[in-house]
């Protein structure tokens, strides 16, 4: 350096539920294991949630649409670094 069929030394950890922050979306901590050879990290691109604030539009209240500056890295692509094992 190149491959993830097999196999696992060590590893993560969906949905649920529990407590916590948060306007959500979501994140963190226990539990928990559907899965994962990068399920480790980066919002650079595509995508996708979400609407606090902003702005429409209606209005008598309640509302209802746009917007990312808010998240999602276990949607897919790049990037970056690493275990393990194969085989040359």
């Nucleotide at each position: 350096g190149c491959u993830g069929a097999a196999a696992a030394a060590g590893g993560c950890a969906a949905a649920u539920c529990c407590g916590u922050c948060g306007a959500a979306a979501g994140g963190c901590g226990g539990a928990g294991a559907c899965g994962c050879a990068a399920a480790a990290u980066u919002a650079c691109c595509g995508g996708u949630c979400u609407a606090a604030g902003g702005g429409g539009c209606a209005c008598a209240a309640g509302g209802u649409c746009c917007u990312a500056u808010g998240a999602c890295a276990g949607c897919g692509g790049g990037g970056u670094u690493g275990c393990c094992a194969g085989g040359a």
Molecule: c-di-GMP-I-GGC riboswitch aptamer
Organism: Woeseiaceae bacterium